RNA sequence: GAGUUGGUCGGGUGAUCGCUGGAAAUUCCAGAGGAAAGUCCGGACUUCAUGAGCAAAGCGCCAGGUAACUCCUGGGAGACGUGAGUCUACGGAAAGUGCAGCAGAAAAUAUACCGCCUUAGGGUAAGGGUGAAAAGGUGAGGUAAGAGCUCACCGCAUGAAUGGUAACAUUCUAUGGCAUUGUAAACCCCGCUUGAAGCAAGACCAAAUAGGGGCUCAACAGGAAUGCUCAUUCUGAGCUCGGGUAGGUCGCUAGAGUAUUAUGGCAACAUAAUAUCGAGAUAGAUGAUCAUCUUACACAGAAUCCGGCUUAUAGACCAACUC
RNA sequence: GCGAGAUAGCUCAGGCGGUCAGAGCGUCGGAUUCAUAACCCGGAGGUCGAGAGUUCGAGUCUCUCUCUCGC
Numbered sequence: 001g002a003g004u005u006g007g008u009c010g011g012g013u014g015a016u017c018g019c020u021g022g023a024a025a026u027u028c029c030a031g032a033g034g035a036a037a038g039u040c041c042g043g044a045c046u047u048c049a050u051g052a053g054c055a056a057a058g059c060g061c062c063a064g065g066u067a068a069c070u071c072c073u074g075g076g077a078g079a080c081g082u083g084a085g086u087c088u089a090c091g092g093a094a095a096g097u098g099c100a101g102c103a104g105a106a107a108a109u110a111u112a113c114c115g116c117c118u119u120a121g122g123g124u125a126a127g128g129g130u131g132a133a134a135a136g137g138u139g140a141g142g143u144a145a146g147a148g149c150u151c152a153c154c155g156c157a158u159g160a161a162u163g164g165u166a167a168c169a170u171u172c173u174a175u176g177g178c179a180u181u182g183u184a185a186a187c188c189c190c191g192c193u194u195g196a197a198g199c200a201a202g203a204c205c206a207a208a209u210a211g212g213g214g215c216u217c218a219a220c221a222g223g224a225a226u227g228c229u230c231a232u233u234c235u236g237a238g239c240u241c242g243g244g245u246a247g248g249u250c251g252c253u254a255g256a257g258u259a260u261u262a263u264g265g266c267a268a269c270a271u272a273a274u275a276u277c278g279a280g281a282u283a284g285a286u287g288a289u290c291a292u293c294u295u296a297c298a299c300a301g302a303a304u305c306c307g308g309c310u311u312a313u314a315g316a317c318c319a320a321c322u323c
Numbered sequence: 324g325c326g327a328g329a330u331a332g333c334u335c336a337g338g339c340g341g342u343c344a345g346a347g348c349g350u351c352g353g354a355u356u357c358a359u360a361a362c363c364c365g366g367a368g369g370u371c372g373a374g375a376g377u378u379c380g381a382g383u384c385u386c387u388c389u390c391u392c393g394c
Stems, first nucleotide, its partner, number of pairs: 001323009011293007019031005033299001037310002040308005045198004050231006056194005061075005076090001077088004091189002096187002098183003113128002115124003136154006157175002159172005202250004212241006221235004257276008324394006332348004341379001350366004372388005
C1' cells in the first nucleotide's frame, strides 16, 4: 500500500419554552432503532376443539446449542481464491416412471457418417466430426485392422484393518464385475416434523334498538377450526332484507429481560452470585431556539411481545490475520 | 395483520420447462369506392416487473427485491 474477518458509535452536554406517561405531585423521574423496515421463518400468549386413518405441507452431510426453528456454533465433503478466507436448497439415479429441442450416423434394450482392415461376403469402434453429455483414462503388448482382448499404474464399486461419538479419512486384498450418461429447486422413494386462526386474538362494563322480516336444508339433515373417510358427540346450519350501536376499561409491558463477575466448554452457550427496571400512544407523544464539544449532512419512527433471517445505510474508530 | 397481481399502445390467454412468444381492439400499407365507413389481404410493434440461482436450456421452477390492488 492492497485485502480478509470480527466489533463499537451513528450524536453528546447545558439553558429556555412545549408534548406524553408515572409518582410520595405547583416538584422529580423516564421517553423510538441497528435495522423499529420486509412480514420470510420459529415461538410465547388468546379462542375453539374430538379421536384415528389417508391426503397435503415443510425440512434434509455429522455432532452440539436453543423454549423452538429452514436459525446459530464447531467439524466433514465439494467448489472458488496466491493467501487470510468465502460459498453450498449437501439424503437416494442398482425401487420405479418421465425428460434431454437443434446439431449429430446414433441420446439408453443407444449406432456406423467420414475413417481403418478385408477376396465379393463382411469385421471394427482405436482416430475424426456433432453436442451439455457418445460404452473409464494413460502407456505397452497383441491383432487382418481394432477393442479391458491382455498386462502395469490410476479412477469407480464391493470387502477388510486402523483413527474418529459421527459425517468421513488413510492403508491393503480380491474381482473387471449387475455399475455404459445426466437430471430429483422433474414426479417419486427414505428419514424427521406439523390442529387452525390471529391483540382488528380475546375478556368485561355501559347505552340504544325491532326478543325484527323472508328463503333453503332438515335427524336418511346440519355442526364440531386445512381437505376426504370412519368413529364419537351435540342439536341446529346457511343465505338475504331492514333497524340500532360503533362508547369505555382490561389485554399493555417485570420479561425464555438487561449488565458485571466467576466456573465449565474450541465455540454457540449453560450454571451461580450481585445489581438494575430503560416508551406504552390510540385522529396516534420526544419538537423549536441558543451556546458548546471532535466527524456524524446516511438509512430512517415503536403499536401484543420475543429469538433469528433478509434488505437499506453518509461517516468515524478499534482489534486480529494475509499478500 | 391478511390475501392477490405485473405478458404488444390498451384488454387479456398461455405455462408439473423444448430454445418460443399468441388473440381481440388500436396502428401502417394495399385492394375496393365519386369519397368515407364496413368487409378482405399483408405487415410493424414484446428486456414476459428487476436481480440471483437450479438446469444443456427459464416467459414457466425456487429465493430476494420493487411497484399496484383488495379485505
Molecule: RNase P RNA; transfer RNA
Organism: marine eukaryotic metagenome